[in-house]
Context: one part of a larger RNA
Formats: sequence, C1' cells, structure tokens
RNA sequence: CUGGGCGUAAAGCGCGCGUGGGCGGUUAGAUUAGUUGUGUGUGAAAGCCCUGGGCUCAACCUGGGAACUGCAUGCAAUACUGUCUAGCUAGAGUACAGUAGAGGAGGGUAGAAUUCACAGUGUAGCGGUGAAAUGCGUAGAUAUUGUGAGGAAUACCGGUGGCGAAGGCGGCCCCCUGGAUUGAUACUGACACUGAGGUGCGAAAGCGUGGGUAGCAAACAGGAUUAGAUACCGUGGUAGUCGAGCCGUAAACGAUGUCUACUAGCCGUUGGAAUCCUUAGAGGUUUUAGUGGCGCAGCUAACGCAAUAAGUAGACCGCCUGGGGAGUACGGCCGCAAGGCUAAAACUC
Repeated sequence: CUGGGCGUAAAGCGCGCGUGGGCGGUUAGAUUAGUUGUGUGUGAAAGCCCUGGGCUCAACCUGGGAACUGCAUGCAAUACUGUCUAGCUAGAGUACAGUAGAGGAGGGUAGAAUUCACAGUGUAGCGGUGAAAUGCGUAGAUAUUGUGAGGAAUACCGGUGGCGAAGGCGGCCCCCUGGAUUGAUACUGACACUGAGGUGCGAAAGCGUGGGUAGCAAACAGGAUUAGAUACCGUGGUAGUCGAGCCGUAAACGAUGUCUACUAGCCGUUGGAAUCCUUAGAGGUUUUAGUGGCGCAGCUAACGCAAUAAGUAGACCGCCUGGGGAGUACGGCCGCAAGGCUAAAACUC
C1' cells in the first nucleotide's frame, strides 16, 4: 500500500453554502501527455536463482547464464483517459403561466383564559388532598356583576396533514422575502456531482448588560408522607421562561452522509396536470412531486430493510480498529464565564 466495515455490535460531521482537490453526458477532428508494442543504451562487482569446475565431500572458492520487474531515448499504434478545436441536448439552469404551504424577517390587530387593581351584591367560609395541614378569609375572602391594567400563549379547525437543509415552524391582517412543484413551449449549451480547510445557521439549558415579568417554575421556605424523605403530594416562591448580544452543545435520531441510475406487486394520503363517465358530484383511469402501511427478489448475525433500501452499481466526503484509563491530561485555538473543539500515554483486565 492492498484487503474489512459504519440502522441496533466500534464507526455518518447537528445541518447547509462553498475554495483547493477528486470525479464528470454526447458527436467529430487534431495532438500523442498518460497508455500499449518494439528497438537501442544503461541498470558496477559481489550476493540470490540455474548450470559447469576445484579443494576426498561440504561449507568455501571459481567459470558461464539468467535476473536486475527500473530509468533515458528512437520508432510505431490511437481504443480509452488527458489537452485543444468545432458541435449536440438526454444532465444542470433560465424565461413564461399556474398551484399548495405553521418556510423566514418586520409591523399591526383580535378574542378566550389566568392574575392583579377599583367598584357593586353578599356572608362564613375558601382552597387543597388518599386523608390532611401549611396558606387565604369578619381589615369581608371564595362566589358573582361591571370597569380597567398587564404579560404570555393562540382552544376548536388539526390530520403517521403541510413547509423548511437541519434546528424548527400554528389566531387573523399588511408589507418584504427564500424554496418547492406542475404544464407546454422557447433559450443557454456540461455551466454538473462531491467537498479537506473555510464560512454561515443551529433546540433546551446557561452567561453578561440594561429592559419586561400575567401564568408556570429550578433554588429556597412552610405543610404533609415516611423508620428517615435533602423526593414523589400540597401551599408559597426567586432565577428562568419574553425581546436585543454571546454560547455552539443534545438520544441535534430515520441512532441510516450527499448525488445519480436500475430492480415484482398491493393499499392509503397530500399538492399539481391530463382525460373518461355522470343531470350536478363525491367517482374512475393515466402521469408527476411528496408522505405512510404491507410485501417479492435480494441483502442482513439476527431483528429487520425492501423504489423514501439496510437491494444492485457508480462519484466524492466523513468516521471505526478490544474494555477501562478518557472524550480525560498536556499543548494549541475559541469563549465574559460555564465550558467547547482538537486529542494522547503510563497503568490495568
């Protein structure tokens, strides 16, 4: 170096964009760099290998051959790869007309509910639990009616429904904006794929500054339970939860990298398009992009996967190599910190 792997045994970066690199559709021509054939030169000697000879044999010595798989150079070949030239349209993209959508940013607004404040009615309880108690209440609570304040979240619709690269996204309206998909035509003409470094996004918790704080609620306090109860239950309650900046991690999961092609069927569902039947429709058929349930071949240690593959192949990247020590120490980089990223060894079984 080759050889094995990565759903659950060790192993897919949390997810994009993209530089270098790798790799790349189709036709013709040119070139002959790679590639192939052949010639020449060189590839020291010794050694190894083959075959002779000499020490009585052998080790050893010695003659010859082969080998030295390489390098340089000449000639030839032109299928493939490369390069150059000229094209093509099946990949990719653009234009046009539609469609669906909690995709994103900003602004506005609505109703229900909780809490609080004020006022009215009203009187002795309320609340809570397995049962209670702490707690609230004659300074008038709970209940009920009216008015107001404020914050957060949007019941029903709601759906193995939709959208997004992932994290994630849910009242309604306006504005700005990304992507997807369908249809028929036109255009560009390989512009493609992957992607070391790099760069951006990235739940929750946490951090610092100054805001905001209705409800909920780590910590904390009181009450219960209990042998104890630093818990489960209950009454309170501060950070936090909300908005502007950091952090950069998750069982960031489909524990399954991205892209492309191919490979029996059946049943649902979402968005489009075409078409058929029908008085109108829910309907039927075909096609297309998603999203689910079964199932054949095949694969798999088994479980299972099975056109949304874990099947059959190709391109590129990442990662794994016994358990513990350890995702730790040290060093470096990043961070306000918490810590993150990179990442060992001794020793031990």

Source information:
The prediction has a mean pLDDT of 85. A computed fold for a 349-nucleotide part of an RNA from an uncultured prokaryote, annotated as small-subunit ribosomal RNA, central domain.